[in-house]
The RNA shown here (Lysine riboswitch aptamer) has 172 nucleotides and comes from a Thermotogota bacterium.
Lineage of the source: Bacteria > Thermotogati > Thermotogota.
RNA sequence: AUUCUGAACGGAGGCGCGGCACAAAAAAGUAGGAAACCAUUUAUGCAAGAGGAUUGCGGUUUCUGAAAGGUAAUGCCGCCGAAGGGUACGGGACUUCCUCAGUCCGUAUUGCCUGGUUAUACAGAUAAUAUCUGUAUAACUGUCACGUUUUUUGUGGAGAGCCGUUUCGGAU
Numbered sequence: 001a002u003u004c005u006g007a008a009c010g011g012a013g014g015c016g017c018g019g020c021a022c023a024a025a026a027a028a029g030u031a032g033g034a035a036a037c038c039a040u041u042u043a044u045g046c047a048a049g050a051g052g053a054u055u056g057c058g059g060u061u062u063c064u065g066a067a068a069g070g071u072a073a074u075g076c077c078g079c080c081g082a083a084g085g086g087u088a089c090g091g092g093a094c095u096u097c098c099u100c101a102g103u104c105c106g107u108a109u110u111g112c113c114u115g116g117u118u119a120u121a122c123a124g125a126u127a128a129u130a131u132c133u134g135u136a137u138a139a140c141u142g143u144c145a146c147g148u149u150u151u152u153u154g155u156g157g158a159g160a161g162c163c164g165u166u167u168c169g170g171a172u
Stems, first nucleotide, its partner, number of pairs: 001172004006167006014080001016079006024071001032064007045057003049100005083114003086109004091105004115141011143157004
C1' cells in the first nucleotide's frame, strides 16, 4: 500500500416513510326527536355478522336534526426497514347479554414477506369509485454485480443491501 472478516460513526434514493394538530369537504338532510293522520297485532313471522336468550317491530306528511371512524390543504415532530404486512400470544374496548367471528390496542417474532413510487385488475375495510391493506401485472426510479458500447444500453440480485470515514484482527 492492497485485500478479507468483524465493529463503530456518518450518509443517499423522492409525489420518500410515519406520528400529532387542524381549515374545509363528505358522511347527510342520513340516524334520531316532535306533531298529525292512516293501518296492524298477520307474530309458529321479521330484524340486528352466525347460533341461543332477550328485546323490538308498519306507512304517509310537516317541522327539527347529529356524531364516530376515515380523508386532509397547511404546520410541527421523528426518520431512510424509514415503515407496512403475516404469524403467535394476551388483555381490554366496540356490537343489548353469552359463545364464536370481526375490528381496534399491546407484546413477541430484530432474519416469515416487501428497495421505493405510480397505474391497472381482483379481494377486504369503509357511506364512498375518497383512502388504507393484500395479491398479480406493467412502467418509472435508486443501488450493486455481470455484460455491452453505434460512451449507449441489456440481464440479474436484494435493504441482512449500497456509499464514505475510522478501527481490532488476518493475508499478501